RNA sequence: GGGUAUAGCUCAGUUGGCUAGAGCGUCGGUCUCCAAAACCGAAGGCCACAGGUUCAAGUCCUGUUACCC
Numbered sequence: 001g002g003g004u005a006u007a008g009c010u011c012a013g014u015u016g017g018c019u020a021g022a023g024c025g026u027c028g029g030u031c032u033c034c035a036a037a038a039c040c041g042a043a044g045g046c047c048a049c050a051g052g053u054u055c056a057a058g059u060c061c062u063g064u065u066a067c068c069c
Base pairs, nucleotide, nucleotide: 001069002068003067004066005065008024009023010022011021017055026042027041028040029039030038048064049063050062051061052060
């Protein structure tokens, strides 16, 4: 100097605009002699931190921190 930071993990999130999503995992249910698989459902995020711009910020701007090159 460049890049990355969003759920327990891996990641999406379009030109800034509905109450932030998916897969895996976890929990509950159906099924089964039991379990797995399959199917149905649920919980789980103040988007690394602090500011700024805006009617409105995960998204734009500045600083800081951590990690990668």